[in-house]
RNA sequence: GCCUUAUCAAGAGUGGCUGAGGGACUAGGCCCUGUGACGCCCGGCAACCCGCGAAGAUCCUGCAUAGGUCUUUUCGAAGGUGCUAAAUCCUACGUGAUCCUGUGAUCCGAAAGAUGAGGA
Numbered sequence: 001g002c003c004u005u006a007u008c009a010a011g012a013g014u015g016g017c018u019g020a021g022g023g024a025c026u027a028g029g030c031c032c033u034g035u036g037a038c039g040c041c042c043g044g045c046a047a048c049c050c051g052c053g054a055a056g057a058u059c060c061u062g063c064a065u066a067g068g069u070c071u072u073u074u075c076g077a078a079g080g081u082g083c084u085a086a087a088u089c090c091u092a093c094g095u096g097a098u099c100c101u102g103u104g105a106u107c108c109g110a111a112a113g114a115u116g117a118g119g120a
Stems, first nucleotide, its partner, number of pairs: 002119007013042001015041003021032003026092004043084003048080002050076002053073005059068003088112001093109002096107004
């Protein structure tokens, strides 16, 4: 890099270093930024994986107590990630829906992307 799947309007600093751009790509818009961006460290947030329990199952192992697996759920935060301006900052696509007649508004979906987990 590819495939599958879940999530993406919540949350997170008045810290240290650095010193010029940054908000994924293209375009348009709109923002952040020497009152210090991006990045790094520390701190923090969250709970995907994870840990201790509880409940359930028409599945698997076992003679059986039971164990595994899966589903739901309370709590936790040692460990693996992740995240830490703005909805993934907004729009772009649709013989989409509704309001309605602006070429708009709202919603839904897709695509693309990000992150986790699993896989070839």
SAM riboswitch aptamer (S box leader), 120 nucleotides, folded computationally. The coordinates come from a structure-prediction model, not an experiment, and the mean pLDDT is 82. It was read from a public genome assembly, where an Rfam model found it.